[in-house]
RNA sequence: GGAUGAACGCUGGCGGUAUGCUUUACACAUGCAAGUCGUACGGAGAAGAAAUUCUUAGUGGCGGACGGGUGAGGAAUAUGUGAGAAUUUGCCUUUAGGAAGAGGACAACGGUUUGAAAGGAUCGCUAAUACUCUAUAUGCAUUUAUUUGUGAAAGAAGUAAUUCGCCUAAAGAGAAGCUCACAUCUGAUUAGCUAGUUGGUAGGGUAAAGGCUUACCAAGGCGACGAUCAGUAACUGGUCUGAGAGGAUGAUCAGUCACACUGGAACUGAGACACGGUCCAGACUCUUACGAGAGGCAGCAGUGAGGAAUUAUUCGCAAUGGGCGCAAGCCUGACGAUGCAAUACCGCGUGAAGGACGAAGGCCUAUGGGUUGUAAACUUCUUUUUUCAAGGAGGAAGAUCUGACGUUACUUGAAGAAUAAGCAUCGGCUAACUCUGUGCCAGCAGCCGCGGUAAUACAGAGGAUGCAAGUGUUAUCCGGAAUUAUUGGGCGUAAAGCGUCUGCAGGUGGAUCUGCAAGUCCUUUGUUAAAUCUCUGAGCUUAACUCAGAAUCUGCAAAAGAAACUACAAAUCUAGAGUCUGGUAGAGGUUAAGGGAAUUUCCCAGUGGAGCGGUGAAAUGCGUAGAGAUUGGAAGGAACACCAACAGCGAAGGCACUUAACUGGGCCAUGACUGACACUCAGAGACGAAAGCUAGGGGAGCGAACAGGAUUAGAUACCCUGGUAGUCCUAGCUGUAAACGAUGAAUACUAGAUAUUAUUUACUUUAUGUAAAUAGUGUCGUAGCUAACGCGUUAAGUAUUCCGCCUGGGAAGUACGCUCGCAAGAGUGAAACUCAAAGGAAUUGACGGGGACCCGCACAAGCGGUGGAGCAUGUGGUUUAAUUCGAUGCAACACGAAGAACCUUACCAGGACUAGACUGAAAGAGAAGGUUUUCGAAAGGAAACUGUGCUACGGCCUCUUUCUCAGGUGGUGCAUGGCUGUCGUCAGCUCGUGUCGUGAGAUGUUGACUUAAGUGUCGCAACGAGCGCAACCCUUGUCCUUAGUUCAAAGUCUAAGGAGACUGCCGAUUAAAAAUCGGAGGAAGGCGAGGACGACGUCAAGUCAUCAUGCCCCUUACGUUCUGGGCUACACACGUGCUACAAUGGAAAUGACAAAAAGUCGCUAGUUCGUGAGGAUGAGCAAAUCUCUAAACAUUUCCUUAGUUCAGAUUGCAGGCUGCAACUCGCCUGCAUGAAGGUGGAAUCGCUAGUAAUCGCAGGUCAGCUAUACUGCGGUGAAUCCGUUCUCGGGUCUUGUACACACCGCCCGUCACACCAUGGAAGCUGAUUAUGCCCGAAGCUGCUUACUUAACCUUUUGGAGAGGGGUAUCGAAGGUAGAAUUGGUGACUGGGGU
Repeated sequence: GGAUGAACGCUGGCGGUAUGCUUUACACAUGCAAGUCGUACGGAGAAGAAAUUCUUAGUGGCGGACGGGUGAGGAAUAUGUGAGAAUUUGCCUUUAGGAAGAGGACAACGGUUUGAAAGGAUCGCUAAUACUCUAUAUGCAUUUAUUUGUGAAAGAAGUAAUUCGCCUAAAGAGAAGCUCACAUCUGAUUAGCUAGUUGGUAGGGUAAAGGCUUACCAAGGCGACGAUCAGUAACUGGUCUGAGAGGAUGAUCAGUCACACUGGAACUGAGACACGGUCCAGACUCUUACGAGAGGCAGCAGUGAGGAAUUAUUCGCAAUGGGCGCAAGCCUGACGAUGCAAUACCGCGUGAAGGACGAAGGCCUAUGGGUUGUAAACUUCUUUUUUCAAGGAGGAAGAUCUGACGUUACUUGAAGAAUAAGCAUCGGCUAACUCUGUGCCAGCAGCCGCGGUAAUACAGAGGAUGCAAGUGUUAUCCGGAAUUAUUGGGCGUAAAGCGUCUGCAGGUGGAUCUGCAAGUCCUUUGUUAAAUCUCUGAGCUUAACUCAGAAUCUGCAAAAGAAACUACAAAUCUAGAGUCUGGUAGAGGUUAAGGGAAUUUCCCAGUGGAGCGGUGAAAUGCGUAGAGAUUGGAAGGAACACCAACAGCGAAGGCACUUAACUGGGCCAUGACUGACACUCAGAGACGAAAGCUAGGGGAGCGAACAGGAUUAGAUACCCUGGUAGUCCUAGCUGUAAACGAUGAAUACUAGAUAUUAUUUACUUUAUGUAAAUAGUGUCGUAGCUAACGCGUUAAGUAUUCCGCCUGGGAAGUACGCUCGCAAGAGUGAAACUCAAAGGAAUUGACGGGGACCCGCACAAGCGGUGGAGCAUGUGGUUUAAUUCGAUGCAACACGAAGAACCUUACCAGGACUAGACUGAAAGAGAAGGUUUUCGAAAGGAAACUGUGCUACGGCCUCUUUCUCAGGUGGUGCAUGGCUGUCGUCAGCUCGUGUCGUGAGAUGUUGACUUAAGUGUCGCAACGAGCGCAACCCUUGUCCUUAGUUCAAAGUCUAAGGAGACUGCCGAUUAAAAAUCGGAGGAAGGCGAGGACGACGUCAAGUCAUCAUGCCCCUUACGUUCUGGGCUACACACGUGCUACAAUGGAAAUGACAAAAAGUCGCUAGUUCGUGAGGAUGAGCAAAUCUCUAAACAUUUCCUUAGUUCAGAUUGCAGGCUGCAACUCGCCUGCAUGAAGGUGGAAUCGCUAGUAAUCGCAGGUCAGCUAUACUGCGGUGAAUCCGUUCUCGGGUCUUGUACACACCGCCCGUCACACCAUGGAAGCUGAUUAUGCCCGAAGCUGCUUACUUAACCUUUUGGAGAGGGGUAUCGAAGGUAGAAUUGGUGACUGGGGU
């Protein structure tokens, strides 16, 4: 995508044509579905005056074997196709012949009687086309033959003609029975089945062949081409799908079969073992007087039940067909119709034309508009459909009559746009997009997946898309799916080559000739039902539908022919294969014997005397009872150094000291011989490493298990000391391995190069030679193949033949069953359930307690710190009304904060305001404002007084009102912009074109040398380019020029400009390059020093509280304002610092030397007061002019190792300064007080030169200050770098990877909890099948004269025949016994999955 006998949700106008219990072959109330014939018969009844007519219970005939229903059973007594012979056939058609004579009954009816009923019993009468006998005979049977035997008939109607019947025989048509071949589902975890079984003879039986049946005889028959068993199933024409081949299916229609409550049985009949017949048994239902009876919707309707689910208890025999009848006719739930159901297919409609740069409303919006949308309204028109009215067929054959449908179809007229649109979807697949709500919730989902506050995926809305009286969903089938591959797949690594060989069946098979005709090809004939499909026409207005014709039905069978190929038969050949001959290499195999080099171990003896052994380090262990070491001797077992080699041999496993015996195979060469003898092989058989098992030996070393010692958190391990099975031999078993080339065997073909083993040939310069051939063994490689990796004459290339194997992952090579095995176990080998993946090859990254190279104050070498003390400061925690918020590894923590007493301030308590503290517009009014009093904590309120403005004429300021609104340090840094941190100033990150690759990608960017550097050079399928590096910029170091004041000339200084350094020169090294090393000159030398400058990107890194901003939230409050408080709390923990612990020091006195900044609400000289902070006064300076200004240092003196003349915390008192205000909560001074601390554990930080260390100075913020912080400035001024093993971080190449959120990854198993399916299990309980035995209904058949008996024969006590009864075989159901197969359940238990 297509389809359906469908169902469900929502919706629903009409017509035509079809279809309608797929489930319980479950149970059925009620009505109907098979009768008819009086021209077969006798009665009875009715009507009539009668003649006569009508009705019919019964006898009789025909039909109830058709028609209709259903699909339970059945895997072959079925079906389909095609053949066949041993048969029957009512009615029908045709032909021939016949129908003579006779007889006795029984129903109905009448009487008696029984039973509740259904029904019966008995006596009497009677007819026939009912029954019987005789005669006749075309037939049939029998006989060599003549013969012999058997054996029919019916009449009725009519005045009559005649018609309808009757009997026999033959033939036909149609129907039925039987036989054979082929086809016809799944399972081998079903491999053997079969005693009437297979065949024969004889009897019986049937319509008919036949073990169909019985007796006897023989021992057969079926089966790997799948018997038997188990499961499932009506079969077919066809239907659906598919390009086809196929796959699935078997409703309606048609053919066949089977069944009729379940099981069994026969009767009648032409036909049945009989749906609406009989008998018996069983279950169920109903009636009953309890004795006994009745019933069978899988016919049409209908009911109940079941189910997701399937209709009317309708009309009519008018048509078609059937039964009966001479006929009229009767019957017909077959059938014809109507009804119900959108169940399906087909057709029609729900209006048409015009109508706005486009109404309203809705939705969206960037607020401009867009969209719904010509859609509507409105104008004009039409009437399919609808309603009403009128007319009105065909279907009727057959002259008349006859229509359920039918108030039909159809036609005409009228009315009026009037009566008529929904469903699903809109993330991708897949046509169609936005808003709102929700916030991993609710929900969606076919797969991927969506939803955690901006959801095109949920829900609603608007819009759109698709289909349309339907539309979606669900279920099932086919397709796509080449995903079981015949057409048309694969097996080195993705699933998949048996471990290897031998080999029967099977499959396949070299060359030539002849024949044959099985396969093959061609022609014809028969058949392949009709319907269906296809094509062409025709009929309904069209279509669906129906009809006609053609084609098709690809099949089967028969016949005629062809002879290339295959098969078969016969003959021949030698290229395949094999045999013989001559050589040849070899760890090929089996057995036996022998060997020694050397070593280990054990034993004996000598020497000797303290350790040995072992490890990363040790210990266990051995040793003064003499080890180890060393020398000599002896024993024993196992293995065979060197040679030795991607060398050899073997089918594989595998095979290595030497010799001998036996033995298999290969290769080379030569000729001869056989003459296709070949290849591959299911099943079968043989071999088959190691470990393991059984029995017996052997046992040196090694060594599972085990013991001990170590290691470790533990260490049932790795290491060490010991050590048993085993390893070895003999005889058996096992039968598996990553048994691997992860590559089945055979044959042929398809470039080469090179190495090597074996053999042979040729050549000559006869050598350590060259060339060639065959058979092996390797490497590289072309074409080709491959997903790639790779393979590549030893194929994974091109072809053929045969075998084995695969079909998503897990469950699982598990369970069950079977076979093998002593066992261990092996072979065969599932399912439920679960997942959306599992897997291969390659790519880019990342990672590695992988490798190589390199760098960095990374380590090392040094110097000084932190961590211990006190204090300062930040953070966590705790506390609180609040202790506002943010920053949290490096990359938060003296961070935002370059300065919290109020303010700041965002926090808390309380008091106030509501167009608001602030912006814009408009209107109106007014100055605004200030002073005093009063309430109040203040903000603010009230009262009184004062003031009456400025202007550029736009306005400014205040108040009131209105409009648009303001405001938010409220949330989200995971919605954002901007800015910033970090890797990292690390050397990287990319692009264009080209080339390579199916592709991801690669190359360039890798390699060698070099650099601080992807810096540069060389090489190279690359050539170039960009962002980074470097340079350009600033400061500084030397010189020059110019200018300059506030500078004493010069110099210095300030400012501006320039020069200078480029590996430029020399030498060496390298490769001659790049570059490096050394040197010269120079202030400076290889980047001179410092700064600014930060590639592609990473961390959802930080910031919504600098600012901006989307969305959300608050709006008399989460906004604004005021006072007070808090951010300064304090058991504690951490970070960053300051000061110290002292003598390289402290104290006192004296004396020097800076740079860079700053200064008018300022810096402040000087003088003066104060011990001092500071006060008073006050010159100068808007600054090279004035002011602020050093300390370490130097000299002298004291202190002398102590908690000190070290250290300064803490506290008390007294003061100073700033400021409305120093209580919470500022700084400074003086006096007094004088804590811890004696150089700091584990750990850890900074620094490579004017650096560390040390010393002071200034500035910003700022009223003041908590600054010991931060940013700058100068002074004094070191030590060390062997080196890259290690730690940390980084870069390049390479390698492995099951990682890609990328090792802070991934991931294994147990255990705990929950759920699910499943195996085992003492048992319990069903179903099915076959078997043995018992019982044995009905019934067929046989037997049976004890019983009964109309026809015929006899002439009688009878016969023949028949019936009842009895009995025998068979025989359903039932009972019983032991089995087999298969379900359910089961305490407990095993593993598995989520």